[in-house]
RNA sequence: GCCCCUGUAGCUCAACGGAUAGAGCGAGGCACUCCUAAGGCCGAGGUUGUGGGUUCAAUUCCCGCCAGGGGCA
Numbered sequence: 001g002c003c004c005c006u007g008u009a010g011c012u013c014a015a016c017g018g019a020u021a022g023a024g025c026g027a028g029g030c031a032c033u034c035c036u037a038a039g040g041c042c043g044a045g046g047u048u049g050u051g052g053g054u055u056c057a058a059u060u061c062c063c064g065c066c067a068g069g070g071g072c073a
Stems, first nucleotide, its partner, number of pairs: 001072007010025004018056001028042003049065005
C1' cells in the first nucleotide's frame, strides 16, 4: 500500500428497511434475614464510532473518514 471482518448500555451480545433499540451480566434501590450471601421484586442506564447519501422511514443499504482484528505484499 491492497483486500476482508467488526464497531449498538460499564462488559458480552441481539434486533426480515417500519412498533417506544432489547437480553444476560454488572452497578443502584426495595423487601427478606439477628447480620451477610444466595434467591425474589423494582426502576435507571444508549448521539447505534464519525460525517454525508438513498428512502415516506436507516441500527440495518451506499460512500468517505476514524478505531480494532485478520490476510497479502